[in-house]
RNA sequence: AACUGUAAAAAGCAAAGCUAAUGAAAAUUAGUGACGCAAAGCUAUAGGGCCUUCAAAAUGAUGGUUGCCAGUUGCCGUU
Numbered sequence: 001a002a003c004u005g006u007a008a009a010a011a012g013c014a015a016a017g018c019u020a021a022u023g024a025a026a027a028u029u030a031g032u033g034a035c036g037c038a039a040a041g042c043u044a045u046a047g048g049g050c051c052u053u054c055a056a057a058a059u060g061a062u063g064g065u066u067g068c069c070a071g072u073u074g075c076c077g078u079u
Stems, first nucleotide, its partner, number of pairs: 002079001004077002012037002017032006035067001041072003047069002049065003
C1' cells in the first nucleotide's frame, strides 16, 4: 500500500416494544430495552431507490429514511 473478516483482543452502536415531547404525516429526540451489526461511524446539497402529502390553481417535496443501495473515513487482524 492492497486485499480481506476464520478465531481472538480492546472497544463501540442499539431493532421492536413501552413512557414523555415535537410534527399535518412519514418520522425524529430523550429515557428504558436488546433484534441484531465488521463500520448499525459520517454523508439526504455526489447519485439512486423507498416512505409521507399539511400547504399549494396544477405540477413538483422545500419533509423523512444512510439499520435500503451507494459514496467517504476508521479499530484490530490475516495474506